[in-house]
Molecule: RNase P RNA; transfer RNA
Organism: Olsenella sp.
């Protein structure tokens, strides 16, 4: 100096003008009211007005309804381990497998030795300690040849050992090297991967030793076990006020019904109530934004996070507001816009900034 | 904004995790004087796209893009 990794910020600045939306204050008018006032248009003036994702709606919760949410059955969901959280499919930290030279990164990572199912094609044989095409062997028969004879040598797909090599396939029933044998084989041995079991550390997931029998495919993002958790709807939720009509028609059950409750069964509540078509309106106000928030600082933890303690701050429309125009300056500005509200996850994004680490090369 | 479904050939649709197919259409012949119609062959394709499970994915999982369709309020 060069590549590379992990983290955290920013999201064009700065002035002038002119617009927008909600909210404050001051006035004009109108209306209502005995008044205090209240509601309405209008002018002015003050100060505020997107995002790191506002997104996808993929998880968790808050909230408001139906029992303040019961009881089984089914259905989901989540899966190393201990911890943190209001919860979580996150987040912290350790474990184990994997990649990387290392910083560092990645992992749907419980159970196939409960059981059911699959495992095309090719292969002899696909999951049953199962086969036998080639190939080996030559035990028993059986043939031939030697030999007086016991018996020797040779050959055989008649019956057999045997599973080593070899075709086949993702995958052929532990791996390698030896002893052994008529040939072979965990049949026996060492060494290794595994499975069991005992011990020692550790809270655990695990790691390390010791001993045993010789070994038991694969697939659970296939049914399924196992543990944990999970009641349903969603702010178009749920309340209140107003306006208009045809208070209609069909069906279904009317108490052993029927509906709240989504899939069923209990249970509870309520009872002329359900669906379907038709009518009929396109408002209002509430929910609504300060809320498991944030910044600093300090204590307890490794950390995630927690206690405390100061400090600064209202975005709430409803067709629905952030914009335009001009000047300077620079690296010429990406991805993209609140709609009940947080925690999170993923996903899209020009550029720039800060820090910590790792490797390599030159110098000293 | 809320919720739930669907993407396979030009078009409509099918396909237990084991060669991705019907039907109309489109090519090219046959027949006819020509056309239609009938016969006969033939081409249909990145299964929306990425990725992951598995030996092996249109199918199973995850993410992603599109597209469809319900969902106000009185009575």
């Nucleotide at each position: 100096g060069a590549g590379g990794u992990g983290g955290g910020c920013c999201a064009g600045a700065c002035g002038a003008c002119c617009g927008c939306g909600g909210g404050g204050c001051c006035g004009a008018c109108c209306g209502g009211g005995a008044g205090a006032c209240c509601g309405g248009u209008c002018c002015g003036c003050c100060a505020u007005g997107a995002g790191g994702a506002a997104a996808g709606u993929c998880c968790g919760g808050g909230c408001u309804c139906c029992a303040c949410a019961g009881g089984g059955c089914a259905g989901g969901a989540a899966g190393c381990u201990g911890g943190c959280u209001a919860a979580c499919g996150g987040c912290c930290a350790g474990g184990c497998g994997g990649g990387g030279u290392a910083a560092c990164c990645c992992g749907a990572c419980g159970g196939a030795a409960a059981g059911c199912g699959c495992c095309g094609c090719a292969g002899a044989a696909a999951a049953g300690a199962a086969g036998a095409c080639u190939c080996c062997c030559g035990c028993u028969g059986c043939c031939c040849g030697c030999g007086c004879g016991a018996g020797c040598g040779g050959g055989u797909g008649a019956g057999g050992g045997a599973a080593a090599a070899g075709c086949u396939g993702a995958a052929a029933c532990g791996g390698u090297g030896g002893u052994g044998c008529a040939a072979g084989a965990g049949a026996c041995c060492a060494c290794c991967a595994g499975c069991g079991u005992c011990g020692u550390g550790g809270c655990g997931a695990c790691a390390c030793g010791g001993c045993g029998g010789c070994u038991u495919g694969g697939c659970a993002a296939g049914c399924c076990c196992c543990u944990u958790c999970c009641g349903g709807a969603g702010c178009a939720a749920a309340c209140g006020c107003a306006a208009a009509u045809a208070g209609g028609a069909g069906c279904g059950c009317c108490a052993u019904g029927g509906g709240g409750u989504g899939g069923c069964c209990c249970g509870c509540c309520c009872c002329g109530c359900g669906c379907u078509c038709g009518g009929g309106u396109u408002g209002c106000g509430c929910g609504c934004u300060a809320g498991a928030g944030g910044g600093c600082g300090u204590c307890g933890g490794c950390a995630a996070c927690g206690g405390c303690g100061u400090c600064a701050g209202u975005a709430g429309a409803u067709a629905a507001a952030u914009g335009g125009u001009c000047g300077u300056c620079c690296g010429c500005g990406a991805c993209a816009g609140a709609a009940c509200c947080c925690g999170g996850c993923u996903c899209a994004u020009a550029g720039g900034c800060c820090c910590g680490c790792c490797u390599c090369g030159c110098a000293c | 904004g809320c919720u739930g479904g669907c993407g396979u050939a030009g078009c409509u649709c099918a396909a237990u995790g084991g060669c991705a197919g019907a039907g109309c259409c489109c090519u090219g012949g046959u027949u006819u004087u020509g056309u239609a119609a009938a016969c006969c062959a033939g081409u249909u394709g990145u299964u929306g796209c990425a990725g992951g499970u598995u030996c092996g994915a249109c199918u199973c999982c995850u993410g992603u893009c599109g597209c469809c369709a319900g969902c106000u309020c009185c009575a």